[in-house]
RNA sequence: UCCGGGGUCGUCUAACGGUAGGAUGAUGGACUCUGAAUCCAUUGAUCUUGGUUCGAAUCCAAGCCCCGGAG
Repeated sequence: UCCGGGGUCGUCUAACGGUAGGAUGAUGGACUCUGAAUCCAUUGAUCUUGGUUCGAAUCCAAGCCCCGGAG
C1' cells in the first nucleotide's frame, strides 16, 4: 500500500430502518452484631464527519482506531 472483518454504558453482549435492552460493575437503601450473599432503586453507551430517508446503531461515502491476510 491492497483485500477482508470489527468499533454500542467502566466491562461483556443484544437490537425487521421506528422508545438503544440485558448481564456485570458503581452508588444509595433494605437485611446483618460486622461482612458476604440476597432483594429494591438509581446510574450510564451507538468511533468521527457528511449523505439517503418522514425516521439511521442499522443503508451509502470518506476518515480514525483494532484484528487477520497478501505483497

About this RNA:
Model confidence (mean pLDDT): 80 of 100. The RNA shown here (transfer RNA) has 71 nucleotides and comes from a Candidatus Sungiibacteriota bacterium. The source organism's lineage runs through Bacteria, Bacteria candidate phyla and Candidatus Sungiibacteriota.